[in-house]
RNA sequence: GGGCCCGUAGCUUAACGGAUAAAGCGCUCGGCUUCGGACCGAGAGAUUGGGGGUUCGAAUCCUCCCGGGCUCA
Numbered sequence: 001g002g003g004c005c006c007g008u009a010g011c012u013u014a015a016c017g018g019a020u021a022a023a024g025c026g027c028u029c030g031g032c033u034u035c036g037g038a039c040c041g042a043g044a045g046a047u048u049g050g051g052g053g054u055u056c057g058a059a060u061c062c063u064c065c066c067g068g069g070c071u072c073a
Stems, first nucleotide, its partner, number of pairs: 001072007010025004018056001027043005049065005
């Protein structure tokens, strides 16, 4: 340098182009407990890597850039 794949919450992962982006762990609060853990309940937390485009509508499609991985030379 060429080709392919990936980037969504602190972490791991969901989400046929269509309602308010969902869940587990973690975190916070409450219950339970002598306290803690476990367990139960509730809550906060994501401009979906960035820009542009297509569309009535984009995490999803196209494009450029950034970052990561695999591969060829």